[in-house]
Context: one part of a larger RNA
């Protein structure tokens, strides 16, 4: 590993990218005919034989009996069908065939013909041996050698039984005889052998490709023969290389409801920059009228004839983007909602477009990442940690009220965490019914719109691909709640990553690393229960 679990009990990294790793679509020789073995059935026969029977005959449960014929299935080998089993040099040479000579048997008028044996000559040749030249490479399975005994399993054997032991048994016991001391297992690696399914790997596309008793160059090597020795060259032989010619069906697998790219009309509150609008709030100015206003459970702190609150007109500032707003959209997630413009990007759909395995998931590593926090500027309307004060209260360092600093907004950097939640990794397949909805496409019709036809667009009813969800049922799952996934799991294996192993101690200590800091990441143990 076989063989755990991860919505809620411990446990899916916040999200995406991504190298190593792991995994990865289909396809190339299969069939058919003939033949020869072997094995297992069936049918109807024969022989031997049992039983019954006077006999004809009958009966095969008895019989895993023997044998040939027909027929069906399984499994091997050979051969043919365009199908290669590597090619080659040596001797050795089996089967078989032919010739010659000859022994025996049968036969014939007859060495006439046939069968058989031996000797010899020739043809024949993958049966083995020894070389040489080449060969895609592995995994996998088979068989074999080898792998110390004891141990283990297990055979034989009356240790009196047994645990053991490797002994022992037989006779004429008087000179002997007969045997044992098996066998199995022994996994990885290595060696040898056969197989060629499965999984990889390599090859001919700028042909620098294959093949040939072809042919012309060129480079290297040097056995033998030219009376001997030496030198050079040629021939010849071998090895390499490069032209030409010839040969060939000359050489590119599909185009995955895998993936990437191009194109078309779309689509979205996706992103960035600029622009623009809306009311509210606070505040300033002007104006009107007066005694209260604000706030609360009730009050008070607070503001007010120096005119508060309130009314009207108007200016400024900074924030925010109501209703429309939905079990709707979009984005990897965090997130995203006034108008308009610009910039690049994305998804789905459509496609008789293209490439051709380019893919999936991912240690290391990287990008992004709410709120809060930190640093330096800007801005500071609202709200508001800290703080102050009024209440409440036994007390209130709170809830309520009035003020109010940091913050809240923005720019430039850090930080890198959340109940970052669907508390549910990603990719792929299958299993069930329904009506809605968003985006695209197809089809049918009619309706509205502009000015009537037409074309867009609106509408109605279907189908279809891809989304966010929902409802009903589970002969499915689950501890249940519930779940079309949390199903296809003890009938357990589609691929791949991460995490968990009783509660505390503890996300603590220590070490490392990172950060300006706050902190983050990694991360125990003693002890306790």
């Nucleotide at each position: 590993u076989u063989g755990c679990a991860g919505u809620u009990a411990a446990a899916a990294a916040g999200c995406u990218c991504g190298u190593a790793g792991u995994u990865g679509a289909a396809c190339u020789u299969u069939g058919a005919g003939c033949u020869c073995a072997u094995u297992u059935g069936g049918a109807g026969g024969g022989u031997c034989u049992g039983c019954c029977u006077c006999a004809u005959g009958g009966u095969g449960c008895u019989g895993u009996a023997c044998u040939g014929u027909c027929u069906g299935g399984g499994c091997a080998g050979g051969u043919u069908u365009u199908u290669c089993c590597u090619c080659u040099u040596g001797g050795u040479g089996a089967a078989u065939c032919a010739g010659c000579a000859u022994g025996c048997c049968c036969u014939u008028u007859g060495c006439u013909g046939g069968g058989u044996g031996c000797a010899u000559u020739g043809a024949g040749g993958a049966a083995a041996c020894a070389g040489g030249a080449c060969u895609u490479u592995u995994a996998c399975c088979u068989u074999g050698a080898g792998a110390a005994a004891a141990u283990u399993a297990g055979a034989g054997u009356g240790u009196u039984c047994a645990a053991a032991g490797c002994a022992g048994g037989c006779c004429u016991a008087u000179u002997g005889c007969c045997u044992g001391a098996a066998u199995a297992c022994a996994u990885u690696a290595g060696c040898a052998u056969g197989g060629a399914a499965u999984a990889a790997u390599a090859a001919a596309a700028u042909a620098g490709g294959a093949c040939g008793c072809g042919c012309a160059g060129u480079u290297c090597u040097a056995u033998u023969u030219u009376g001997u020795u030496g030198g050079u060259u040629u021939c010849u032989a071998g090895a390499g290389u490069c032209a030409c010619c010839a040969u060939a069906a000359u050489g590119a697998u599909u185009g995955a409801u895998a993936g990437g790219g191009a194109c078309a009309g779309u689509u979205g509150g996706g992103g960035g920059c600029a622009u623009u609008a809306g009311u509210a709030u606070u505040u300033g100015g002007u104006u009107g009228c007066u005694a209260g206003a604000a706030g609360u459970g009730a009050a008070a702190u607070u503001c007010u004839u120096g005119g508060a609150u309130u009314u009207a007109c108007u200016g400024a500032a900074g924030a925010c983007u109501u209703a429309c707003u939905a079990c709707u959209g979009u984005g990897a997630a965090a997130g995203c909602a006034u108008u308009u413009g610009c910039c690049a990007a994305g998804g789905a759909u459509g496609u008789u477009u293209u490439c051709a395995u380019u893919a999936a998931u991912c240690a290391a590593g990287a990008a992004c990442a709410a709120a809060g926090g930190u640093u330096a500027g800007g801005g500071g309307a609202u709200u508001g940690a800290a703080a102050a004060c009024g209440a409440u209260c036994a007390g209130a360092u709170a809830c309520c009220a009035u003020u109010g600093u940091a913050g809240u907004c923005u720019u430039a950097a850090c930080a890198g965490u959340a109940a970052a939640c669907u508390a549910u990794g990603c990719c792929a397949a299958c299993u069930a019914g329904g009506g809605a909805u968003c985006a695209g496409g197809c089809a049918a019709c009619c309706u509205c719109u502009u000015u009537u036809u037409g074309a867009u667009g609106u509408g109605u009813c279907g189908c279809u691909u891809g989304g966010c969800a929902c409802c009903u049922u589970a002969u499915g799952a689950g501890a249940a709640a519930u779940c079309a996934a949390a199903g296809u799991c003890u009938u357990u294996g589609g691929g791949u990553u991460c995490u968990g192993g009783g509660g505390g101690g503890a996300g603590u200590a220590u070490g490392g690393u990172u950060g300006c800091a706050a902190g983050g990441c990694u991360g125990a143990a003693a002890c306790u229960u």
About this RNA: Small-subunit ribosomal RNA, central domain from Suillus bovinus, 529 nucleotides, folded computationally. Taxonomically the source falls in Suillus (Eukaryota, Dikarya, Boletales, Suillineae). The prediction has a mean pLDDT of 80. Its Rfam family is "Eukaryotic small subunit ribosomal RNA". For this family Rfam cites "Crystal structure of the ribosome at 5.5 A resolution" (Yusupov et al., Science, 2001). The family is grouped with related families in Rfam's "SSU clan".